[in-house]
A computed fold for a 119-nucleotide RNA from Phycicoccus sp. Root563, annotated as Glycine riboswitch aptamer.
RNA sequence: ACAUCCCGUGCGGGAGAGUCCCCGCGUGAGCCGCGUGCGUUUCGACGCCCGGCCCACGGCGGGGCGCCGAAGGGGCAAACUCCCCGGAACCUCUCAGGCGCCAGGACUGCAUGGGACAG
Numbered sequence: 001a002c003a004u005c006c007c008g009u010g011c012g013g014g015a016g017a018g019u020c021c022c023c024g025c026g027u028g029a030g031c032c033g034c035g036u037g038c039g040u041u042u043c044g045a046c047g048c049c050c051g052g053c054c055c056a057c058g059g060c061g062g063g064g065c066g067c068c069g070a071a072g073g074g075g076c077a078a079a080c081u082c083c084c085c086g087g088a089a090c091c092u093c094u095c096a097g098g099c100g101c102c103a104g105g106a107c108u109g110c111a112u113g114g115g116a117c118a119g
Base pairs, nucleotide, nucleotide: 004116005115006114007113008112009111010110011109012108013107018065020064021063022062023061024060025059026057027056028055030053031052032051033050035049037048038047039046040045066099067098068097072095073093074092075091
C1' cells in the first nucleotide's frame, strides 16, 4: 500500500397482497321541525344552533373473512465415522408485520469511516 470479508454513515434503486363485510365514534351533504332557541328581514323568507330521519366517507377505533412475504422471528439438506449436538437462503411457516398514496422494506450500486485476515 492492498484483493476479499464484516460493521456503521451519506446519497440512490428496491416486490407482493382488500376501493371486502359488520359495529361504534367523528366529519360532511340532503330532508323534516313540535324547538316559548339566536340573528337578519322587503314579513315572503333566509342563515346559525338544537333534535330527528337518511345517505356518503382508504377519517379514527374494534371485530370477522380473504390475501401477501422482503423488517423481525420459527423450520430444514449436507459436512461433522453413528446417535446427540449442530446446520444457510430471496426455500418454507405466517407468530409478528403488511394489503390506495405516503411510509416501511430483505437485498443492492456509489462514496466514506472503522475492524478482521491472506497474498